[in-house]
The prediction has a mean pLDDT of 77. The RNA shown here (Bacterial RNase P class A) has 418 nucleotides and comes from Novilysobacter viscosus. A source record names the gene rnpB.

C1' cells in the first nucleotide's frame, strides 16, 4: 500500500413553518382551545425457540408422548451465549460441525458383482503335499522256442525337391535293438485228497505340464462399502506369519471437574447406519392479553316476596291433585357498552470490583411510546456520500430472515522503504 477475518457503532444532517397522538397545567357549561414534556427498530419482521405475567386442571411415583443430546460453565429459561475438547476447511487471523452410545437388543444396504458380515473365488498367483500323463537315470524281474503286433536306430529299394551336400514321404523290404499281448514245453510259488485251476514284475530317484483333489488372496475387477493401511522380510504363492510406522484397544500409568490427551503395554479382535427402531442421561401439565379482572343498560328469560282471590285456561264429563296465566318490589347471571390489565423494567447510562469470557456484585445518575379503527407526517432552504430493509399494539432474552451507505477497534497473510 494490496488482500482478508472478527466485533462493536450509526442508519442522512441543520434550520424554519404546517400539522397529528397521550400525559400535564391552565382556561371554558360543554365541543374545545392555549402552553409544556415526549413520541417506532436494528430488526418493531418470521412467530421458530426460552421465560415472566394470567386462567384453568393438578397427593406422590412410574408409563407412554415430545424434546434437548462433546465436555464444564453463564443465565430466570432456552434449541441461546462463553471458554475448552475433538473432527474438517484455509498460508494464517480464523470459520463450519444432528459431535452421546454400533462391545445391551433388533434391524438395513437398491444396482453392480464370485462374495455386502463369523463373507467370497470371475479373472488371477502357486505347483509344497496327494493323484495322473510325459521324460531321463538306477534297482530289479525263471529258462526256452514259436509267430504277430508296435516304436526306435542303421542300411536299402522307389518316389519328391534341389546345383549338390542333403532333407521329406513311402516299402507285405533286411539287420539289430525296445515295448506289448498271446501260444507250447520246462521251472518256481499257492490252491486241492486227486484231476487240474492259478500266478510268477515292477520298483525308487529326479524332471516337466498345470490335467484332477488341493493352496492363496498378493495384483485386477464390481460397489458408497469388500473381514486393517503403507514398507520390509518371509513363503511354491501367500498371508499380522514376523518386523517397522500408522490406525486400533472393556489394558495400565501421567496431566485435566470432564470431554479428551500423552506416554507405555496389547495383538488384530470389534466395519458401516442411531437424520432406522432402540439404549442412556436431562427437560417438559394445557390454553394464551380475543389471557384475566371490575362496573354494568335496553330487551328476553331465571329466583324470592307481595298485590290477589274460593279468579281465568289446561288435563275432551267430575273432584282432588299438577301445570300455565297479569302487575309492582328486590336479588343474581349474562350481552352491548365502559373501565382495567398497560408500561419502572431479569430496564438503560456510567465509574469499580471480581471473572480468560459469557457475566456477576456494588455506588451513582436517568424515565424513554402506551394507541385503542388506531398518533409518529407534510413544506421550504442550504449541505453531503443522494439515503437501503422496513412500522410497536402484554412484557422480556435469543435465534432466524431482510437491509443504500458508512464510521472505529483488534488481528492475519503479502508486496515495497527506512
Nucleotide at each position: 500500500g494490496g488482500a482478508g477475518u472478527c466485533g462493536g457503532c450509526c442508519a442522512g444532517g441543520c434550520a424554519g413553518c404546517c400539522g397529528c397522538g397521550u400525559c400535564a397545567u391552565g382556561c371554558g357549561c360543554a365541543a374545545g382551545c392555549a402552553u409544556g414534556c415526549c413520541g417506532a427498530g436494528g430488526a418493531a419482521a418470521g412467530u421458530c425457540c426460552g421465560g415472566g405475567c394470567u386462567c384453568c386442571a393438578c397427593a406422590g411415583g412410574g408409563c407412554a408422548c415430545g424434546g434437548u443430546g462433546c465436555c464444564a460453565g453463564g443465565u430466570a429459561a432456552c434449541g441461546c451465549c462463553u471458554g475448552g475438547g475433538c473432527g474438517g476447511c484455509g498460508c494464517g487471523a480464523g470459520c463450519c460441525g444432528a459431535c452421546g452410545g454400533a462391545a445391551a437388543g433388533u434391524g438395513c444396504a437398491a444396482c453392480a458383482g464370485a462374495g455386502a458380515g463369523c463373507a467370497g473365488a470371475c479373472c488371477g498367483c502357486c505347483g509344497a503335499a496327494c493323484g495322473a500323463c510325459c521324460c531321463u537315470g538306477c534297482c530289479g524281474c525263471u529258462g526256452u522256442g514259436g509267430g504277430g503286433g508296435u516304436g526306435c536306430u542303421u542300411g536299402u529299394c522307389g518316389g519328391a525337391c534341389g546345383a549338390a551336400a542333403g532333407u521329406c514321404c513311402g516299402g507285405c523290404c533286411a539287420a539289430g535293438u525296445g515295448c506289448c499281448a498271446c501260444c507250447g514245453c520246462a521251472c518256481c510259488g499257492c490252491c486241492g485228497a486227486a484231476a487240474g485251476g492259478c500266478g510268477g514284475a515292477g520298483g525308487c530317484a529326479g524332471g516337466g505340464u498345470g490335467c484332477g483333489u488341493g493352496g492363496c488372496a498378493a495384483g485386477g475387477g464390481u460397489g458408497a462399502a469388500a473381514c486393517g493401511g503403507u514398507g520390509c522380510g518371509g513363503u511354491a504363492a501367500g498371508a499380522g506369519c514376523g518386523c517397522a510406522c500408522c490406525g486400533c484397544g472393556a489394558g495400565u500409568c501421567u496431566g485435566g471437574c470432564a470431554a479428551c490427551a500423552g506416554a507405555c503395554c496389547g495383538g488384530c479382535a470389534c466395519g458401516g447406519c442411531a437424520a432406522a427402531c432402540c439404549c442412556c442421561a436431562c427437560c417438559g401439565g394445557g390454553a394464551g392479553c380475543a389471557a384475566g379482572a371490575c362496573c354494568a343498560a335496553a330487551u328476553a328469560g331465571g329466583g324470592a316476596g307481595g298485590c290477589a282471590a274460593u279468579g281465568c285456561c289446561g288435563c275432551g264429563g267430575c273432584c282432588c291433585g299438577c301445570g300455565g296465566u297479569g302487575c309492582c318490589u328486590c336479588c343474581g347471571g349474562g350481552u352491548a357498552g365502559g373501565u382495567u390489565g398497560c408500561u419502572u423494567g431479569a430496564g438503560c447510562g456510567u465509574c469499580g470490583c471480581g471473572g480468560u469470557g459469557a457475566c456477576g456484585c456494588g455506588g451513582c445518575g436517568c424515565c424513554u411510546a402506551g394507541a385503542g379503527g388506531a398518533a409518529u407526517g407534510g413544506c421550504u432552504g442550504c449541505c453531503c456520500a443522494c439515503g437501503a430493509c422496513a412500522g410497536a399494539a402484554c412484557c422480556c432474552g435469543g435465534c432466524u430472515u431482510a437491509u443504500c451507505g458508512g464510521c472505529c477497534g483488534g488481528c492475519u497473510c503479502c508486496g515495497c522503504c527506512c

The model forms 94% of the base pairs in the Rfam consensus.